[in-house]
RNA sequence: UAUCGGAGAGGGCAAACUUCUUGAAAGGGAAGGGCGCAAAGCUACGGGCCUAAAGCUAAUAUUUCCUGUUUACUGGAAUAUUGGCCAAGGCGGCUGGGUUGCCGGG
Numbered sequence: 001u002a003u004c005g006g007a008g009a010g011g012g013c014a015a016a017c018u019u020c021u022u023g024a025a026a027g028g029g030a031a032g033g034g035c036g037c038a039a040a041g042c043u044a045c046g047g048g049c050c051u052a053a054a055g056c057u058a059a060u061a062u063u064u065c066c067u068g069u070u071u072a073c074u075g076g077a078a079u080a081u082u083g084g085c086c087a088a089g090g091c092g093g094c095u096g097g098g099u100u101g102c103c104g105g106g
Base pairs, nucleotide, nucleotide: 004104005103006102012037013036017032018031019030020029021028022027035093041099042098043097045096046095047094048091049090050089055085056084057083058082059081060080061079062078063077064076065075
């Protein structure tokens, strides 16, 4: 010194889960907790994965408008429910890249 390693020493982070909080959700934050991690530090540039509020669309239901004697049909609009599509939302402990860092027995 390291496209190496984590022997020793000193440490670091913190999965699931629980509580509180935030968000439409996926997730995020804090406290406890400890599965594990040699970058399980940071970073959303690439791949991949997760969610679908808003938006678009289909079906159903209700109301309303046009034709006004009434009824029916057709068409338009609004609202509600269910489904489909979709990221500008998210995941760094899925992975590649970038970048920073402790130690140095062998």
Molecule: c-di-GMP-I riboswitch aptamer
Organism: Desulfotomaculaceae bacterium